[in-house]
């Protein structure tokens, strides 16, 4: 220098254009003599950034950016 993959909650990851989700973790409550487990509830997201298309974009298009991989 060229090509590709990935970026969504604290963390690990789903999400085939129509209400942003799960597990784990955190907080509170129930259960226990106490802890763990179990059960119930709650909080936590500018969906990497900026544009475009569309009635409507995490999703499609363009540019940028960060990490990783391959080629040179």
């Nucleotide at each position: 220098g060229g090509a590709g993959u990935u970026g969504u909650a604290c963390c690990u990851c789903a999400g085939u254009g129509g209400u942003a989700g799960a597990g784990c973790g955190u907080u509170c409550g129930c259960u226990u003599c106490g802890c763990a487990u179990g059960c119930g509830a709650a909080a936590u997201a500018u969906c990497c950034c900026g544009g475009g298309u569309u009635u409507g974009a995490c999703u499609c298009c363009c540019g940028g950016u960060a990490a990783c991989u391959c080629c040179a």
Transfer RNA from Acanthosepion pharaonis, 72 nucleotides, folded computationally. The prediction has a mean pLDDT of 82. The source organism's lineage runs through Eukaryota, Metazoa, Bilateria, Mollusca and Acanthosepion. Rfam family: tRNA. From the family's description: Transfer RNA (tRNA) molecules are approximately 80 nucleotides in length.